Small-subunit ribosomal RNA from Tiliqua scincoides, 1504 nucleotides, folded computationally. Its mean pLDDT, the model's own confidence on a scale to 100, is 82. It matches the Rfam family "Bacterial small subunit ribosomal RNA".
[in-house]
RNA sequence: AGAGUCUGAUCCUGGCUCAGGUUUAAUGCUAGCGAUGUGCCUAAGGUAUGCAAGUCGAACGGUUCUAAUUUUGUAGCAAUACGAAAUUAGAAUAGUGGCAAACGGCUGAGUAACACGUGGGAAUCUUCCCUGAACUCGAGUACAGCUCACCGAAAGGUGGGGUAAUUCUCGAUAGACCCUUGCUGAAUAAGUGUAGGGUAAAACUACGGUGGUUCAGGAUGAGCCCGCGUCCUAUCAGGUUGUUGGUGGGGUAAUGGCCUACCAAGCCUAUGACGGGUAGCUGGUCUGAGAGGAUGUCCAGCCAGACUGGGACUGCGAUACGGCCCAGACUCCUACGGGAGGCAGCAACUAGGAAUUAUGUGCAAUGGGCGAAAGCCUGACACUGCGACAUCGCGUGGAGGAUGAAGGUUCUAGGAUUGUAAACUCCUUUUAUCUGGGAACAAGUUCUGAGUGUACCAGAUGAAUAAGUGACUGCUAACUGCGUGCCAGAAGCAUCGGUAAUACGUGGGUCACAAGCAUUAUCCGGUUUUACUGGGCGUAAAGAGACGCGUAGGCGUCCUAGUAAGUUUGAUGUCAAAUCUCUCUGCUUAACAGAGAACUUGCAUCAGAUACUAUUAGGAUUGAGUCGAGUAGAGAAAAGGGGAAUUCCUGGUGGAGCGGUUAAAUGCGUUGAUAUCAGGAGGAACACCCAUUGCGAAGGCACCUUUUUGGACUCGUACUGACGCUGAGGCUCGAAAGCGUGGGGAGCAAAACGGAUUAGAUACCCGUGUAGUCCACGCCGUAAACGAUCCCUGUUAGGUGUUUGUUUACUUUUUGAGAUUUUCUCUUCGGAGAAGGUUAAGGAGGUAGAUGAGUGCCGCAGCUAACGCAUUAAACAGGGCGCCUGGGGACUACGGCCGCAAGGCUAAAACUCAAUGGAAUUGGCGGGGACCCGCACAAGCAGUGGAGCGCCUGGUUUAAUUCGAUGAUCAACGAAGAACCUCACCUAGGCUUGAACUGUAGCUGCAUGUCUAUAGAAAUACAGACGUCCUUCGAGGGUGCUAUAGAGGUGCUGCAUGGCUGUCGUCAGCUCGUGUCGUGAGAUGUAGGGUUAAGUCCCACAACGAGCGCAACCCCUAUCUGGUGUUACAAUUUCUCCAGAGACUGCCCUGUUAUAACGGGGAGGAAGGAGGGGACGAGGUCCAGUCAUCAUAUCCCUUAUGUCUAGGGCUACACAGACGCUACAAUGGUUAUUACAAUGGGACGCCAAGGAGCGAUCCGGAGCAAAUCCCAUCAAAAAUAACCUCAGUUCGGAUUGGAGUCUGCAACUCGACUCCAUGAAGUUGGAAUUGCUAGUAAUCGCGCAUCAGCAUGGCGCGGUGAAUACGUUCUCGGGUCUUGCACACACCGCCCAUCAGGGCACGGGAGUUGCCUCUACUCGAAGUCUCACAUUUGUGGGCCGAAAGUUAGGGGCGGCGACUAGGCUUAAGUUGUAACAAGGUAGCCGUAGGGGAAUCUGCGGCUG
Repeated sequence: AGAGUCUGAUCCUGGCUCAGGUUUAAUGCUAGCGAUGUGCCUAAGGUAUGCAAGUCGAACGGUUCUAAUUUUGUAGCAAUACGAAAUUAGAAUAGUGGCAAACGGCUGAGUAACACGUGGGAAUCUUCCCUGAACUCGAGUACAGCUCACCGAAAGGUGGGGUAAUUCUCGAUAGACCCUUGCUGAAUAAGUGUAGGGUAAAACUACGGUGGUUCAGGAUGAGCCCGCGUCCUAUCAGGUUGUUGGUGGGGUAAUGGCCUACCAAGCCUAUGACGGGUAGCUGGUCUGAGAGGAUGUCCAGCCAGACUGGGACUGCGAUACGGCCCAGACUCCUACGGGAGGCAGCAACUAGGAAUUAUGUGCAAUGGGCGAAAGCCUGACACUGCGACAUCGCGUGGAGGAUGAAGGUUCUAGGAUUGUAAACUCCUUUUAUCUGGGAACAAGUUCUGAGUGUACCAGAUGAAUAAGUGACUGCUAACUGCGUGCCAGAAGCAUCGGUAAUACGUGGGUCACAAGCAUUAUCCGGUUUUACUGGGCGUAAAGAGACGCGUAGGCGUCCUAGUAAGUUUGAUGUCAAAUCUCUCUGCUUAACAGAGAACUUGCAUCAGAUACUAUUAGGAUUGAGUCGAGUAGAGAAAAGGGGAAUUCCUGGUGGAGCGGUUAAAUGCGUUGAUAUCAGGAGGAACACCCAUUGCGAAGGCACCUUUUUGGACUCGUACUGACGCUGAGGCUCGAAAGCGUGGGGAGCAAAACGGAUUAGAUACCCGUGUAGUCCACGCCGUAAACGAUCCCUGUUAGGUGUUUGUUUACUUUUUGAGAUUUUCUCUUCGGAGAAGGUUAAGGAGGUAGAUGAGUGCCGCAGCUAACGCAUUAAACAGGGCGCCUGGGGACUACGGCCGCAAGGCUAAAACUCAAUGGAAUUGGCGGGGACCCGCACAAGCAGUGGAGCGCCUGGUUUAAUUCGAUGAUCAACGAAGAACCUCACCUAGGCUUGAACUGUAGCUGCAUGUCUAUAGAAAUACAGACGUCCUUCGAGGGUGCUAUAGAGGUGCUGCAUGGCUGUCGUCAGCUCGUGUCGUGAGAUGUAGGGUUAAGUCCCACAACGAGCGCAACCCCUAUCUGGUGUUACAAUUUCUCCAGAGACUGCCCUGUUAUAACGGGGAGGAAGGAGGGGACGAGGUCCAGUCAUCAUAUCCCUUAUGUCUAGGGCUACACAGACGCUACAAUGGUUAUUACAAUGGGACGCCAAGGAGCGAUCCGGAGCAAAUCCCAUCAAAAAUAACCUCAGUUCGGAUUGGAGUCUGCAACUCGACUCCAUGAAGUUGGAAUUGCUAGUAAUCGCGCAUCAGCAUGGCGCGGUGAAUACGUUCUCGGGUCUUGCACACACCGCCCAUCAGGGCACGGGAGUUGCCUCUACUCGAAGUCUCACAUUUGUGGGCCGAAAGUUAGGGGCGGCGACUAGGCUUAAGUUGUAACAAGGUAGCCGUAGGGGAAUCUGCGGCUG
């Protein structure tokens, strides 16, 4: 750090899966030792038994025991014995009292909270401990124990009596204590003073002390408050009544609605209140490069809990795990009256579960409680045990050792491998075993060691006691044999298994890790696959229909000054310890442990800085807006008006059809349609103009006029002075369809009806036709509402259109008041009028620029997966919003909101798949397009399909009818010839090293063999006779028999193969090198323009060249020349053979964007544009054919699936198909006569003449190994002549009878031919279909191969010898380019829906059942508080109050559920064919209606 998986291949998007690490683990197989850790994740289920909290006699009175002393009683003469009492000392102890029991230990149910973490704070308490100050005086009353009596089964209790204390009570005393109060003070802060009131105590003693009380301070511990942080859910949006605040009071150690009375009506909430779900929190742990994510076991801190719920008491501290009271559930005891209990302490048991240990030892250490102490207690703790549960360490031996042993496995039979591995030799002894020695842990310590005879040390024996697990197709390190045969099975994903499985099972081998290994489960990673770091939204998922208006929020122009919140710098405090990291140290090492450093990225406080952000103040004008003057426009609303057309009505003309379609029919029409003219009515829509033109936020907007009205742009630069951008929620608008009410209704037209089409046709087509379409008002709120592209701002090459402004220059035209001037007229002489010229200024255009605002096309950089986008960005940046996270399920269910409804908005899960998808590439395909070719069609000729026969096949039959081929590309095919043989099939009879082959060994001989007889169907057996090989002289070769290796197989697999062959197709294609283009598959070359039979050639061209094909080279043939001349001779010709010539668009004319290629015409020529034929078949396709030509791998048979023999069969026969022959006749038949060929073949042969026979044929024997002879005479058709005269015939010849010939061992099954006789079907053939373009079709005969014989088949040969081709619309096949594609097994493709069967999960569902929860209520335990009474305990009432209850009702969540909806899934089911090609009616979106189903139709929209 990546990899596999969608595709024929590619890039991208995107999911799934894997390789790593981890664990309180479990499971499977296996197991030598030790160290250190760790061990109920489930039932906070239930528990027998034992232990886990006691201690103090130096607080107290007793009691018991011992000892001593003293006194004394009884007995005894006494010694003495038995007692009693007191004192002292010691030991023990039930009880009172004190302290502890609130720690320690366990667990994680609850808790989303000030619970926890972190940092702060003020209104507090604090036993024991420390420091300081002061005090410790006096008195009294009880209650246990004890004793007496009583009750009870027990637990325990009641009454009387008496008793001690460091128990309890009272009094005294006290201030730096408390309350009240004065002064200072803003203050109930702090300080200070005085007066009043109030509050303490306990003693013991060894005389050293130890305790007790008060006050102040410290320390420790605890309580409280606050900022920030702390899971999911909006399908939980409003919550709250002590609620929020205030005042008075109460309560607490203390603040506070903590509680109460009154007053006010607040408080929280989209920065997520309230509700629901889940969860102890943290230090840390795992993972990760980090940021993060997940997690909270052990250890440590905090919290919470102790059978469940409630409650207080005691106490410094508890609302108390091993205390109390009450209620409940459960368990136990019981004398049935009543009692007892709480392992989530340590062990242990049971249950649950995949799963988690000993009813161990010890207080020696550390720590805790009590005590003055000794000491006692301590399941805390220290140790041991069990478990490979985890981590770490060690070992199972080391060195040598090749005949590379045996055995195993495999094999190409040679070998290879296991493998230096073993054996064997030498060595060592860690470990295990035994023997001996033997610690530390003990300190302030005399004693004291559970662990423990442990660690450790020394010695002894001896390789001795010690290796497995998983994997081996790819990812992923590691390959072979056998078995199995889509079976059994494997699998994390892709997938493997259908007879050659490196994927299943097993053996061998190999690889990995190793006392473990693998699997399962979990978390992180990979995954940038939730993207803060670090993703996207034109077409892959994704921009809401709309900048409409706009709230919150976010962001925001320039200058100056202040502040210092963000920001930044420094310092301080804290961030517990442990952990992690680094260094050092201690256990033999390591794990582990110790010490130090670092880290703790955070929070808080203080002090600085002031660029930016923020904020405050002041100013500015460029953003934004206002104003003035203009401009364009289908922008909006209302009112009025107009003409064309359709339809209808009335009338006229007219007279038979109209209408409609691919074709028809329904329909209309003699009651007069259609057509035509005139008049009228009514509704809807506005031709041309009209344009990728304009306007609008989008939807959308088009006749004309008027009124009202919104916005945009330009110019001016007068005014305001940041007023801005975006915009969650919210409000508004929003095509068509649809809904409601009321109108209107011409045309069109869902539904409906009818006619067609069709297998059907609920459609497409036709004829009718209702809602609707129109108007008013009100709903609906969705569309492919699209540029599939959110809004705003700025920056970044251009070119060319167009709409609409402004402006400059030039120019055309027009108006021209006014000014000026020329001429004329008039004149009052001032002037006036008329005509003409010039001109300032203005209007309307035109040309060329400049500059705005829109709207198109092309295009650079850049971007993009590509397509493409490109100043109108999908480029480069900034701001804001919305949305996406695999496909299906699902634009769905449930819930909520909206709606009259239809329905809309919001929006899951179970389950299921390993993909879904985008763009582009190469093919293939299209009932897409363009161009071109072919006997492909057309034009013709002759056929086939009907008949009989031949032959082949299917089917059937059979003992067998051997096998194969079996769409084009099988079927007169393998087979160029099945009577036996062939032969593979069947029946029967034989043989078994065999019929044929090779080797070895042995034996017998010298052969083998030929003939005869017998049996038999034969093979064969047996007998007899005859005969006795070659030789280099070696028993060498050869031969027979036996044995053994091994032969043999037309047995299987052509889907294991080679070779050969067919087909597309003699179609013009198929590729490569280098270069270039593309991320890539690939493209280019080989796409263009011409041309050709041709990827043939030319021109052009990011291509330049080349190869296989095409063509040519080869053969035959047509003409000529030269030579040649055998097989009687001659010969112009002919003919044979050999060698050449000839044809190349070479010549002429001509056509074309071309001059080129090439085409058209002509000349010459035997032949002209490839002259005509043949051989020759690119890369590939069809898993095409052949294991039966041959070869060959695996498998199979081996007295048989081999081999020999005889007979049979392959020749069967209701039937069907393919290919042929002969015919149906007169273009013919028969008879007679007369002509003309070529190719070939011949010795086991062809066979002449001559003769016989009607004939097949026979006799005969000449010739010929062939240009000589023969087949073979004279080929037949043709021609000539005669007869037949349209009929089942003088056509046709099947069938059958008889008689023969030939071949052959053999002609029955089963040959061919001949003669005589017989004389069937058939009168030109339905749908359909075949061949052929010239010496061709058709027709006629001849020859050859196979072959003993057998030809209607095959292969050749010549004779006679046509018709037609307008042309490329259509059919079939093919080629090139282009286009679409959801196809790639490639249209014989893909694929949709209903229905039927199986399975799975889920929704609804009358209801039923359970849990949680809320409101109100009833009853009300214990108990605190309170009131009254009595006071020694107390009694009674009241408020609150758990559980329970039902009552009344609500909310939420589940289980089951007849029936029912859809979904998913499932080798071959049914019906259709909706989509993908123009998918055969273009598809899709929204909506409405209809229909078995996919879907159809209407209206509007989109191009995907």